Record summary
This is a predicted structure of a 360-nucleotide part of an RNA (large-subunit ribosomal RNA, domain IV) from a Candidatus Omnitrophota bacterium. Model confidence (mean pLDDT): 87 of 100.

Context: one part of a larger RNA
């Protein structure tokens, strides 16, 4: 040099994005213990004292219970007794050392705030989390040879269950509640009308043309009619579901306004006009994980704070199970504040072991 360690005057986080990291704290007993709170908890909250060895004393004291007695109901009884064994302070009195859970091994702690209740779960190899799960709680499917999945099928799975049951989708303990819109898209229930396919039935046009007739020919054979059948685009009727239509439904997808004037100081507008729309955001919350302008304003913490925590509303561009707002408890979560501890720093020093290079 480098790694891993140990210690450090004086200060104490002045480092830094940030107290990362290291310090601090521990074991036991004992005395205390707060807001809050789902009455469980918080709670080891927090804070404080004791710990070793001698005596008083192996004493009080507590476990256990023999030999022996006593009764009687004679029995694996009941009572008396109280040896031996095992456990053993509290309190007082003393002795050393800086230091007595004398070494090791053993929570650091408070306050507030978001988030998500919880204990789980995840990105094997950068993410462990506010993600997912989760009891709960709602919608909706299914009456059993269920519905739904896998499979061409048999056939399994669901389930040897049966709506208190199983599939799906959402939300995500609890507590308070969940407002308006069905116009549009989904779903669902209707069946009158409208449209509307293949099959079937008719039916003109074309196309091919048996067969059979007519004329000309001596015949071959030509030419004209007749027209089954086949077949080609088409017309007409009948024709189901769906679609158009009618309702229904939001804890289905979703969606929840402009302008313009008024009140006796200004200012502000309960009020009142007008437009448009399916319905105009209601209760809570609100510079939030959401606020751009913006370090918003005012209060509060610091000498000083773009952070933080309490207000206020001017919500670009919150908001009610794509849940709204609280919460105890919990979290290797995420910020911001504090005692105490420290070499994280002023500002840096010494030592111990390891390993590298160089030199013998």
């Nucleotide at each position: 040099g480098u790694c891993u360690c140990u210690u450090u005057a004086a200060g104490g986080a002045a480092c830094u994005c940030g107290g990362c990291a290291a310090a601090u704290u521990g074991g036991c007993c004992c005395c205390g213990u707060a807001a809050c709170u789902u009455c469980g908890g918080g709670a080891c909250a927090a804070g404080g004292g004791g710990u070793a060895c001698c005596c008083c004393g192996g004493u009080a004291c507590c476990g256990u219970g023999a030999u022996g007695g006593a009764a009687u109901u004679u029995a694996c009884u009941u009572c008396c007794g109280g040896a031996g064994c095992g456990g053993g302070a509290u309190g007082g009195g003393g002795u050393u050392a800086c230091a007595a859970c004398g070494a090791a091994u053993a929570g650091g702690c408070c306050c507030a705030u978001g988030c998500g209740a919880c204990u789980g779960u995840u990105u094997a190899g950068c993410a462990a989390a506010a993600a997912c799960a989760c009891a709960g709680c709602u919608c909706u499917c299914u009456g059993c040879u269920a519905a739904c999945u896998c499979g061409u099928a048999a056939g399994a799975g669901g389930a040897u269950g049966u709506a208190u049951a199983g599939g799906g989708a959402g939300u995500g303990a609890c507590a308070c509640c969940u407002g308006c819109c069905c116009g549009g898209u989904g779903c669902u229930g209707g069946a009158a009308g409208g449209u509307c396919a293949a099959c079937a039935g008719u039916u003109u046009c074309g196309g091919u043309g048996a067969u059979c007739c007519c004329u000309c020919g001596c015949a071959a054979g030509a030419g004209g009619g007749u027209g089954a059948g086949c077949u080609g685009c088409g017309g007409c009727u009948c024709g189901a579901a769906g679609c158009c239509c009618c309702a229904g439904u939001a804890a289905a997808c979703g969606g929840c306004g402009g302008c313009c004037g008024u009140a006796a100081c200004u200012a502000u507008a309960a009020c009142g006009g007008u437009c448009c729309u399916a319905a105009g955001g209601u209760a809570g919350c609100g510079a939030a994980a959401u606020u751009c302008c913006u370090u918003g304003u005012c209060g509060g913490g610091u000498a000083a704070a773009u952070u933080c925590c309490g207000a206020c509303c001017c919500g670009c561009a919150c908001g009610a199970a794509u849940g709204g707002u609280g919460u105890a408890a919990c979290g290797a979560u995420a910020u911001g504040g504090g005692a105490a501890c420290u070499g994280u720093c002023u500002c840096a020093a010494a030592g111990a072991g390891g390993u590298u290079u160089u030199c013998g």